Predicted 3D model of a 386-nucleotide RNA (Bacterial RNase P class A) from Paenibacillus senegalensis. The coordinates come from a structure-prediction model, not an experiment, and the mean pLDDT is 76. Rfam family: Bacterial RNase P class A. Rfam describes the family as follows. Ribonuclease P (RNase P) is a ubiquitous endoribonuclease, found in archaea, bacteria and eukarya as well as chloroplasts and mitochondria. It is annotated as a ribozyme. RNAcentral holds the sequence, with entries from MGnify.
RNA sequence: GACAAUCGCCGGCAGCAAGGGGAAACCCGCUGCGGGAGGAAAGUCCGGGCUCCAUAGGGCAGGAUGCUGGAUAACGUCCAGUCAGCGCGAGCUGAAGGAUAGUGCCACAGAAAUGGACCGCCGAUGGCCGCUAGCGCACAGGCAAGGGUGGAACCGUGGUGUAAGAGACCACGAGGAGAUAAGGUGACUUAUGUCCUGGUAAACCCCAUCUGGAGCAAGACCGAAGAGGGACGCAGGAAAGCCUAGAGCUUUCAGCCUUAGCCCGAGGCGCGUCCGGGUUGGUCGCAGGAGCCGUUCAGCAAUGGACGGCCUAGAUAGAUGAUUGUCACUUCAUGGUGGGAGGAAGAGAUUCCGCUUGGACCACUGGAAGAACAGAACCCGGCUUA
Numbered sequence: 001g002a003c004a005a006u007c008g009c010c011g012g013c014a015g016c017a018a019g020g021g022g023a024a025a026c027c028c029g030c031u032g033c034g035g036g037a038g039g040a041a042a043g044u045c046c047g048g049g050c051u052c053c054a055u056a057g058g059g060c061a062g063g064a065u066g067c068u069g070g071a072u073a074a075c076g077u078c079c080a081g082u083c084a085g086c087g088c089g090a091g092c093u094g095a096a097g098g099a100u101a102g103u104g105c106c107a108c109a110g111a112a113a114u115g116g117a118c119c120g121c122c123g124a125u126g127g128c129c130g131c132u133a134g135c136g137c138a139c140a141g142g143c144a145a146g147g148g149u150g151g152a153a154c155c156g157u158g159g160u161g162u163a164a165g166a167g168a169c170c171a172c173g174a175g176g177a178g179a180u181a182a183g184g185u186g187a188c189u190u191a192u193g194u195c196c197u198g199g200u201a202a203a204c205c206c207c208a209u210c211u212g213g214a215g216c217a218a219g220a221c222c223g224a225a226g227a228g229g230g231a232c233g234c235a236g237g238a239a240a241g242c243c244u245a246g247a248g249c250u251u252u253c254a255g256c257c258u259u260a261g262c263c264c265g266a267g268g269c270g271c272g273u274c275c276g277g278g279u280u281g282g283u284c285g286c287a288g289g290a291g292c293c294g295u296u297c298a299g300c301a302a303u304g305g306a307c308g309g310c311c312u313a314g315a316u317a318g319a320u321g322a323u324u325g326u327c328a329c330u331u332c333a334u335g336g337u338g339g340g341a342g343g344a345a346g347a348g349a350u351u352c353c354g355c356u357u358g359g360a361c362c363a364c365u366g367g368a369a370g371a372a373c374a375g376a377a378c379c380c381g382g383c384u385u386a
Stems, first nucleotide, its partner, number of pairs: 001327007009036002012033005019028003038373001042384002045382005050215004062211005067081005082096001083094004097206002102204002104200003118147002120143003125140002127137001129136003155173006174197004179192005219284004229275006237253006243246001255269005291310008329370004334366006342353004
């Protein structure tokens, strides 16, 4: 894990019962039949349905997404492609718009991290001094070739050129932008010629598209107790006191109510009828749905259409469990019997175990251990994790 039996739990249908609880709404019983967790029910990350609130329309801000085409209720998901990276390859991976809008940043090292002179080279031109009449000095200054630092030093290699050099110029090449032509629905690809050349947007930012908020404890309905609100009518139990002169307040006595029946004590009190809101509470929302299965058609596929069949958990402190028996599965420093030179993993290359009295492996029969992750709570599509 499967099956069976017994005992329970939750809800459905049918029948029986007219009883119990509750203020009411409403709930509860017995019998029979059949039903009762997952691939993730989880995390609550994304999207939608549904509900209430908000909302004329538009914009800003904020948030999310970011190659193309398609699928879909929708998506940050899926499918098919493009491009890039990795791999010999089957294939795998990708937050994959813009660095030619602007701003910022580029640790350490290094002179310098975007207009850089540390070493080095030159010193044609100008300067100085000496010899001397073209050499020396290396002052002004020129140079990004070479060295060194660094992940990265102003695109690379070769040449021309020059005093020395430099995309300064030339050839070839790398990357980017925009143009033309061809192919493609498109991302993009190929070719030609033009212009340009550090990286970073998982830095600010720019561009394009989308975007109201809260969530089933949403929310709807029912509801004759107690408390509180309003309207109308009736009315002061007795006595005393107060002033705002109303049956307005206070005190005492009497009465009534609650405290399970009685007494004491304690607390409370104008009476009646009606109305609306609404707490505790109850019912619904809540299980027939973007549903499942099969056939067929369209499509590369995701998916969609047609036809037929099926109904498949619904609790509310939260049911879906427990016990017993039998069987199956996995593993092994495992026992016995028999067979035995091959067996296992992998797409493959290959690797591992074994090759005959210490024998891999196989079959039969025993033994021991194990049996995960987790668990509905409005529903559904995904993602992620276990």